Model confidence (mean pLDDT): 84 of 100. This is a predicted structure of a 138-nucleotide RNA (FMN riboswitch aptamer (RFN element)) from Lachnoclostridium phytofermentans ISDg. Its Rfam family is "FMN riboswitch aptamer (RFN element)". About the family: The RFN element is a highly conserved domain that is found frequently in the 5'-untranslated regions of prokaryotic mRNAs that encode for flavin mononucleotide (FMN) biosynthesis and transport proteins. This element is a metabolite-dependent riboswitch that directly binds FMN in the absence of proteins. In Bacillus subtilis, the riboswitch most likely controls gene expression by causing premature transcription termination within the 5' untranslated region of the ribDEAHT operon and precluding access to the ribosome-binding site of ypaA mRNA.The FMN riboswitch structure, reported in present an FMN-bound six-stem junction, adopts a butterfly-like scaffold, stapled together by opposingly directed but nearly identically folded peripheral domains. The same sequence occurs in records of 2 taxa.
RNA sequence: GAAGUUCUUCGGGGCAGGGGGUAGUUCCCGACCGGCGGUAUAGUCCGCGACCGAGUUAAUCUCGUUGAUUUGGUGACAGUAAGGAAAGAUUACUGAAUUCCAAAACCGACAGUAUAGUCUGGAUGAAAGAAGAAGUUU
Numbered sequence: 001g002a003a004g005u006u007c008u009u010c011g012g013g014g015c016a017g018g019g020g021g022u023a024g025u026u027c028c029c030g031a032c033c034g035g036c037g038g039u040a041u042a043g044u045c046c047g048c049g050a051c052c053g054a055g056u057u058a059a060u061c062u063c064g065u066u067g068a069u070u071u072g073g074u075g076a077c078a079g080u081a082a083g084g085a086a087a088g089a090u091u092a093c094u095g096a097a098u099u100c101c102a103a104a105a106c107c108g109a110c111a112g113u114a115u116a117g118u119c120u121g122g123a124u125g126a127a128a129g130a131a132g133a134a135g136u137u138u
Base pairs, nucleotide, nucleotide: 001138002137003136005134006133007132008131009130010129017029018028019027031118032117033108034107035048036047037046038045043106044105052064053063054062055061069104070103071102072101073100077095078094079093080092081091082090110121111120112119
């Protein structure tokens, strides 16, 4: 350094202000929020978790379902060529971020309740995963 075992800790945010209404943080105007891994820094790409459905009366198991982005700019980086003994630097060309910058959009489980991404509840739960400790093997 690598592999594997056991254990510990951590592991989700958000309606200010206003309108009408008997009543709404649920409607309307408006405000606000963004789990985990990957990748050029991502709520919208790829994958995962959560929620939900089925197996099933039950599950931490198995299977399934599961939301939403465009336009313009920049160019980390990559390739090719020149150059050179070679490598690097340099120059030119091409490609290159749905992540950066600018602008305009969009999305958000279930139960309860005046219709909820934001309130209350399942949840002092579970979990993608992150960090660490102690053995073992190599």